[in-house]
Context: one part of a larger RNA
RNA sequence: CGCGAGGUAAAUGAAGGGAUCCUUCCCUAGUACGAGAGGACCGGGAAGGGCUAACCUCUAGUGUACCAGUUGUUUGUACCACAAGCAUCGCUGGGUAGCUACGUUGAUUCGGGAUAAGCGCUGAAAGCAUCUAAGCACGAAGCCCCCCCUAAGAUAAUUUACCUAUGCCUCCUGGGAGAAUACCAGGUUGAUAGGCGGCAGGUGUACGCACAGUAAUGUGUUUAGCCGAGCCGUACUAAUGG
Numbered sequence: 001c002g003c004g005a006g007g008u009a010a011a012u013g014a015a016g017g018g019a020u021c022c023u024u025c026c027c028u029a030g031u032a033c034g035a036g037a038g039g040a041c042c043g044g045g046a047a048g049g050g051c052u053a054a055c056c057u058c059u060a061g062u063g064u065a066c067c068a069g070u071u072g073u074u075u076g077u078a079c080c081a082c083a084a085g086c087a088u089c090g091c092u093g094g095g096u097a098g099c100u101a102c103g104u105u106g107a108u109u110c111g112g113g114a115u116a117a118g119c120g121c122u123g124a125a126a127g128c129a130u131c132u133a134a135g136c137a138c139g140a141a142g143c144c145c146c147c148c149c150u151a152a153g154a155u156a157a158u159u160u161a162c163c164u165a166u167g168c169c170u171c172c173u174g175g176g177a178g179a180a181u182a183c184c185a186g187g188u189u190g191a192u193a194g195g196c197g198g199c200a201g202g203u204g205u206a207c208g209c210a211c212a213g214u215a216a217u218g219u220g221u222u223u224a225g226c227c228g229a230g231c232c233g234u235a236c237u238a239a240u241g242g
Stems, first nucleotide, its partner, number of pairs: 001153001005164007015150004021049007033038001050108001052106004059101004066094005071087006111145003118138001120136002170242001171187005192238003195234005201227003208221005
């Protein structure tokens, strides 16, 4: 830009893509078969591998604005204590959310149709025979459906409901989104973000004071103190007006 006004929401599915994989064991059955050795078809069941999708409950990793320990040095109204800066996040031990796999869950199922090689029925040409010439029935991990995804620029441009503001944009608060854009959640008729409150969760028992000890240190107050992203709530702040 088109789809013969514009718009919102939902749907159909022409067509395209993906997947459709493999092994072992058990039962049938030590049966059929075979002198024996050995050892099934058909059918049923259970595990596993490969590939793959989603997710974070568990396990594990990361987690540079979380917590603790600790070395050197500098700073603070002298010292202590306590904090802070720098040293790869100084180093070390842990770790929420998020993101991940080594983790978890699912899927690769059942079935239908037309066939290949092949096996047949009826049956002439050719009084017989013949699966084929007319006709009919079976028959593969393969083909087409069934399953998953995209999909009306499918220009043959589909369908349905509703609207004339219940539409769209600018602007703003943001993130399950994201390079910009777009998308999505919201904009006071409001929980969108921040703050605050509670909870979960992490770290692991703060500072100060008291007591014990010559002291290092320990104990009590104290399962404390601190706390990023999580959950619930709350208009305090910002989403004004146009």

Predicted 3D model of a 242-nucleotide part of an RNA (large-subunit ribosomal RNA, domain VI) from candidate division WWE3 bacterium CG10_big_fil_rev_8_21_14_0_10_32_10. Its mean pLDDT, the model's own confidence on a scale to 100, is 87. The organism belongs to candidate division WWE3, within Bacteria. It matches the Rfam family "Bacterial large subunit ribosomal RNA". Its Rfam clan is "LSU clan". Rfam links the family to the GO terms ribosome and structural constituent of ribosome.